[in-house]
């Protein structure tokens, strides 16, 4: 040191002409009963997309369904402890994991992933090979005993084969040969003790030598959880055939109980529910941007993040606007010049990824041209 990887920050800057879009003043012309309000055009000023504005995968504000409550069903979520308006999100931590790196006594760092409650509470599922896949075992092989011999009788799960996985693991003893059968340290259960809010860790003891895996199978346990969603919903004008025809005693937030409230109640009209036919409107305003807001100094806190003080207000479009062209300066690249080579000035030609609000906040994934800072690796090459 040139590159790879993974992480994070930016993802042009200034002026200048034209052109757009909302607000404001000003001026002007029309409508309108003066006042006023509207609507066009003319000049002016301020302001105008993004880290993801994308996916629609979560949690929320907010608005509706009359109002509160309960159970249960579905749905979600899964180590501990905190943050937060809340979350499946974020922090620190614990356990397994995988890469590296130190250490070679102790065993530590540093990163990356985890759909990280429970299989001894019940059912299921482990294809094929395999003797046997869990109340599961005997194919080869070892040993005893009978037989000339083929081979038969029994005993064995320690070697060996199947296979993702075969009745804990080394390693001694012991056996006719073998097996926790005995033993010794592991692991596993349990009980106690210390640390630590906790998950867990470490330490000692007893013990039986223990019944694989798998819940992103079904289920059990714990917690949380109404529906629909800005095409939510509010208001005005305008118009149609106060149409016709059928059913109920009930109807009123997805069902269901319960308590209130509202309307209706025996169907002839009117009116309340539900259906079927049929006919008008789809037009305008509002919802819509001052917020769990931005920044920034202080303080608390390993950290997410909290508390205070001070500034700031930086799109609201309504078929949807922000664009183009000029030059400068930065950044990258190539090429010329210099030079032994090369770096720096200088000149020249090229370049700029992903992609675009639409009620609005907080995550999570995904895309990404180039440049800059970290980590790791690092042919070659020099000491």
């Nucleotide at each position: 040191a040139a590159g790879a990887u993974c992480a994070g920050u930016c993802g042009g800057a200034c002026g200048g002409u034209c052109g757009c879009g909302c607000u404001u003043u000003a001026g002007u012309a029309g409508c309108u009963u003066u006042u006023u309000g509207u609507u066009g055009c003319u000049a002016a000023a301020u302001c105008g997309a993004g880290g993801a504005a994308a996916g629609u995968c979560c949690g929320g504000g907010c608005u509706c369904c009359g109002u509160g409550g309960g159970a249960a069903a579905g749905g979600c979520u899964g180590c501990c402890a905190g943050g937060u308006a809340a979350c499946g999100c974020c922090u620190g931590g614990g356990c397994g994991u995988g890469a590296c790196c130190g250490c070679c006594u102790c065993u530590g760092g540093u990163u990356g992933c985890g759909a990280c409650g429970g299989c001894a509470a019940g059912u299921g599922c482990c294809a094929c090979a395999g003797a046997a896949a869990a109340c599961a075992a005997a194919c080869c092989g070892c040993c005893u005993u009978c037989g000339u011999g083929a081979g038969a009788a029994g005993g064995u799960a320690a070697g060996g084969g199947u296979g993702a996985a075969a009745a804990g693991g080394u390693g001694g003893g012991g056996u006719a040969a073998g097996a926790g059968c005995c033993c010794a340290c592991c692991g596993c259960a349990c009980g106690c003790g210390u640390g630590g809010c906790a998950a867990c860790a470490c330490g000692c003891g007893u013990g039986g030598c223990u019944c694989g895996g798998u819940a992103a199978a079904c289920c059990c346990c714990a917690g949380c959880u109404g529906g629909a969603g800005c095409a939510a919903g509010g208001c005005c004008a305008a118009g149609c055939a106060u149409g016709c025809g059928g059913c109920g005693a009930g109807a009123g937030u997805a069902a269901c109980c319960c308590a209130c409230c509202u309307c209706g109640c025996u169907a002839a009209a009117g009116a309340c529910g539900c259906c079927g036919c049929g006919g008008g409107u789809a037009g305008g305003c509002u919802g819509c941007u001052g917020g769990a807001g931005a920044g920034u100094a202080c303080g608390a806190g390993c950290g997410a993040u909290c508390g205070u003080g001070c500034u700031c207000c930086g799109a609201g479009a309504g078929a949807a606007a922000u664009g183009a062209c000029c030059g400068u300066c930065a950044c990258g690249a190539g090429g010329g010049c210099c030079u032994u080579a090369a770096c720096a000035a200088c000149c020249u030609u090229c370049g700029g990824a992903c992609a675009g609000a639409a009620c609005c906040c907080g995550g999570c994934u995904u895309a990404u041209a180039g440049a800059c800072u970290g980590a790791u690796c690092g042919c070659u090459u020099g000491a």